[in-house]
RNA sequence: AGACGGCCGGAUGACCGCGGGCGGGGCAACCCGUUCGAGGAAAGUCCGGGCUCCACGGAAAGACGGUGCCGGUUAACGGCCGGCGGGGGCGACCCCAGGGACAGCGCCACAGAAAUGACACCGCCUAAGGCCCCGGUCUUCUUUGGAAGAUUGGGCCCGGCAAGGUUGAAAUGGUGCGGUAAGAGCGCACCGCGGCUCUGGCAACAGAGGCGGCACGGCAAGCCCCACCGGGAGCAAGACCAAAUAGGGACGGCAGGUGAUGUUUUCCGCAUCGCCGUCCGGGUCGGUCGCGCGAGGUGUGUGGCGACACACAUCCCAGAGGAAUGGUCAUCGCCGCGAAAGCGGUACAGAACCCGGCUUACAGGCCGUCU
Numbered sequence: 001a002g003a004c005g006g007c008c009g010g011a012u013g014a015c016c017g018c019g020g021g022c023g024g025g026g027c028a029a030c031c032c033g034u035u036c037g038a039g040g041a042a043a044g045u046c047c048g049g050g051c052u053c054c055a056c057g058g059a060a061a062g063a064c065g066g067u068g069c070c071g072g073u074u075a076a077c078g079g080c081c082g083g084c085g086g087g088g089g090c091g092a093c094c095c096c097a098g099g100g101a102c103a104g105c106g107c108c109a110c111a112g113a114a115a116u117g118a119c120a121c122c123g124c125c126u127a128a129g130g131c132c133c134c135g136g137u138c139u140u141c142u143u144u145g146g147a148a149g150a151u152u153g154g155g156c157c158c159g160g161c162a163a164g165g166u167u168g169a170a171a172u173g174g175u176g177c178g179g180u181a182a183g184a185g186c187g188c189a190c191c192g193c194g195g196c197u198c199u200g201g202c203a204a205c206a207g208a209g210g211c212g213g214c215a216c217g218g219c220a221a222g223c224c225c226c227a228c229c230g231g232g233a234g235c236a237a238g239a240c241c242a243a244a245u246a247g248g249g250a251c252g253g254c255a256g257g258u259g260a261u262g263u264u265u266u267c268c269g270c271a272u273c274g275c276c277g278u279c280c281g282g283g284u285c286g287g288u289c290g291c292g293c294g295a296g297g298u299g300u301g302u303g304g305c306g307a308c309a310c311a312c313a314u315c316c317c318a319g320a321g322g323a324a325u326g327g328u329c330a331u332c333g334c335c336g337c338g339a340a341a342g343c344g345g346u347a348c349a350g351a352a353c354c355c356g357g358c359u360u361a362c363a364g365g366c367c368g369u370c371u
Stems, first nucleotide, its partner, number of pairs: 001371008010332007018037008039348001043359002046357005051234004064230005069083005084098001085096004099225002104223002106219003121165002123161003129157003133154009173191006192214001193212002196209005238289004248280007259273005296315008333346005
């Protein structure tokens, strides 16, 4: 100078106050005493579970959602631990949405010749084929102007090539030697890549040998395929007790006929409609439970690299209505300013059914290991 892991995150006293439990007093309201009373994140509500209710005959498939190297850990997880592979760093160490691209579909903008049934802009080449446009040399003929043929060089066409240049995030292996007209895995050596065999490892994977001239570009954080997991809603879950008023039902009593309604009209008849009391049942206000002994904390030991597991000892540790868990003063600590006296500051933030994680916020400080 840096890397990683863990811990603390004000202390003591006095006074005033608040909530819960227990004990006592009081008819009661209330009073007195005693005891307990926020966090590492109580936060975000992102994952996983307990618990509760609802749904469902079992299982499988499909749909939808999630997870995705391997092994372990756990109640479970997308967490954690250990390893593997890839990448970064001199290093301690850090990062990775890390299955499948010959199951299929789709996409690859711009630029570029070409973005996948690969391709040819510049460039390189002229060996094979052609044109007979131009020059040289040789031979033959000749009317001395030249013509024909052969050969060679140049140009063009038809071609060959993918080494080099250019574009791009990505261009069909890399380096070297040989080879060639020029080139090219065309041939060879090494490296890379892909199968195979053997060895080590539970595995992911690694190492070695030998084979193949290289085939299979990238994207699955596009659809998709494969494997595994998942029923839904949530403590306003849910359970119990239960008032007044209104309404429902059963039984009993009073009135028992005037009336009203229905029976198509009229008469008769029949049915229903009333009041009071008791009981029953449902709902509302309200109350109680759920609700604090738990995958619990601390210590020691054992096993394990570790996450973690087991054993023993010990402790009881908030719980409500959404509301309590605080305030003031003094002394001290820490930080800043100041010569001093002194002054200022002392983080992030606060339970609400509970637990395990993750993530985010956090003044300041301490410890350990390592480079």